[in-house]
RNA sequence: AAUAACAGUACGCUUAAUUUCCGAUUCUCCAAUCGGAAAGCGGGGGAACCAUUCUUUAGGGGCGAAUCGUCCGGUCCGUUCAUCGGGACCGCGUAGGGAACCAUCUUUCCCGAGUCCGUCAGCUAACCUCGUCAGCAGUAGAUGGGGUCAUU
Numbered sequence: 001a002a003u004a005a006c007a008g009u010a011c012g013c014u015u016a017a018u019u020u021c022c023g024a025u026u027c028u029c030c031a032a033u034c035g036g037a038a039a040g041c042g043g044g045g046g047a048a049c050c051a052u053u054c055u056u057u058a059g060g061g062g063c064g065a066a067u068c069g070u071c072c073g074g075u076c077c078g079u080u081c082a083u084c085g086g087g088a089c090c091g092c093g094u095a096g097g098g099a100a101c102c103a104u105c106u107u108u109c110c111c112g113a114g115u116c117c118g119u120c121a122g123c124u125a126a127c128c129u130c131g132u133c134a135g136c137a138g139u140a141g142a143u144g145g146g147g148u149c150a151u152u
Stems, first nucleotide, its partner, number of pairs: 012136003018039009040132006050122001059120001060117004068093002072091006079085001096111004101145006
């Protein structure tokens, strides 16, 4: 000096998931936890008009980027004389999504899950109602724009 790993660091990143106030508890204070309120941000239900001529167990629908492919590959289960048709898992792709002020293009890396309602919901003004978690050390270039600091 380069590369890799670990730890720390929260300028910051994904997400709607942030800020302020009041009360109580622990406590010397700070601060933390619990309960509540407001603002901000986000979701659902809900007329007319419009849309659908569908729906009704092959149930249907919501949050979310997170869908789809088995006539893409492999393994296993079930059925069958056998094959097709069905299901599960592991891969490989994929609609789509994310990466440090913003936008666009290129590039590199990554995600492409999970879960809720309970037979029921198109859109939808008024109105009603719910959430404000969780997880992270994760890019370079060009063009244009913006902001901060320092100097003159």
c-di-AMP riboswitch aptamer (ydaO/yuaA leader) from Paenibacillus oceani, 152 nucleotides, folded computationally. The source organism's lineage runs through Bacteria, Bacillati, Bacillota, Bacilli and Paenibacillus. Rfam family: c-di-AMP riboswitch aptamer (ydaO/yuaA leader). Rfam links the family to the GO terms regulation of gene expression and cyclic-di-AMP binding. It was read from a public genome assembly, where an Rfam model found it.